[in-house]
RNA sequence: GGGUCUGUAGCUUAGCUAGACAAAGCACGGGAUUUCUAAUCCUGAGAUCGAGGGUGCAAAUCCCUCCAGACCCU
Numbered sequence: 001g002g003g004u005c006u007g008u009a010g011c012u013u014a015g016c017u018a019g020a021c022a023a024a025g026c027a028c029g030g031g032a033u034u035u036c037u038a039a040u041c042c043u044g045a046g047a048u049c050g051a052g053g054g055u056g057c058a059a060a061u062c063c064c065u066c067c068a069g070a071c072c073c074u
Base pairs, nucleotide, nucleotide: 001073002072003071004070005069006068007067010026011025012024013023019057028044029043030042031041032040050066051065052064053063054062
């Protein structure tokens, strides 16, 4: 230098043939239970989806450019 793939909540992931409040587990806040803790149960908050632009009625999803990472080739 060229190519492929990945980037979604604090962490790990789903969703990515465009469609109605972006989902789950762990973690976190509150409550119940318990002498207390743990476990269990109930409940709540938290991400405009790596950044910017484009297409379109509508974009996490499609297209372009960049950024970060992994792997391969030279």